[in-house]
RNA sequence: UUCGAUCAGGGCAAACCCGUUGAAAGACGGGGACGCAAAGUUAUGGAUCUAAAGUCGUCAUUGGACGACCAUGAUGGCCAGGCUGCCGAAA
Repeated sequence: UUCGAUCAGGGCAAACCCGUUGAAAGACGGGGACGCAAAGUUAUGGAUCUAAAGUCGUCAUUGGACGACCAUGAUGGCCAGGCUGCCGAAA
């Protein structure tokens, strides 16, 4: 550097359930394993999710309700990119 998950030590943990948190998407902890060779880390580009606040519209008019747009919120287990790294094999 490339390839791999056969060996040793092992690692992570989807759905779902419980609790906490958040407006939501989601996050965190416990249980649990569908999977993962970077399922370690990082929101830089794309993608996706959410829409409290904001803007606009309609209705109401005492507080408001509904709809549209919107990331500054999120997803690293969606795809690229960056940084780092265990074991084995080959060169």

Predicted 3D model of a 91-nucleotide RNA (c-di-GMP-I-GGC riboswitch aptamer) from an Anaerolineales bacterium.
Model confidence (mean pLDDT): 84 of 100.